[in-house]
RNA sequence: ACCUUAUAAAGAGUCGGGGAAGGAAUCUGGUCCAACGAUCCCGCAGCAACCUCCAAGUGGAAGGUGCUCAUUCCAGCAGGCAACUUCAGCCUGGCAGAUAAGGG
Numbered sequence: 001a002c003c004u005u006a007u008a009a010a011g012a013g014u015c016g017g018g019g020a021a022g023g024a025a026u027c028u029g030g031u032c033c034a035a036c037g038a039u040c041c042c043g044c045a046g047c048a049a050c051c052u053c054c055a056a057g058u059g060g061a062a063g064g065u066g067c068u069c070a071u072u073c074c075a076g077c078a079g080g081c082a083a084c085u086u087c088a089g090c091c092u093g094g095c096a097g098a099u100a101a102g103g104g
Stems, first nucleotide, its partner, number of pairs: 002103006013044001015043004022033003027076004045068003050064002052061004072096001077093005
């Protein structure tokens, strides 16, 4: 690389420094963010509690990760419900990606 399992409508940056053009994983469409400097990197701050530790059946701590616009921003594939002369909605699953833990 890849495989398995779990999770996702909650939560947390109007911070400092660097840097300079696109960014929100990828493709398409939509919708947003961005020279009032985003994305990204470093620092600091914070959130959460997968692993871990302590006590024990449910709490506490915060060592290893992770995360800190928008539901994984939404849709795309399949099925269902509603509606149906044209547009549109909701639900479930899947695909893909993310994170953790284990395997490899």
The RNA shown here (SAM riboswitch aptamer (S box leader)) has 104 nucleotides and comes from Rossellomorea marisflavi.
The sequence is in RNAcentral, with records from Rfam and Ribocentre.
Rfam family: SAM riboswitch aptamer (S box leader). From the family's description: The SAM riboswitch is found upstream of a number of genes which code for proteins involved in methionine or cysteine biosynthesis in Gram-positive bacteria.
Lineage of the source: Bacteria > Bacillati > Bacilli > Caryophanales > Rossellomorea.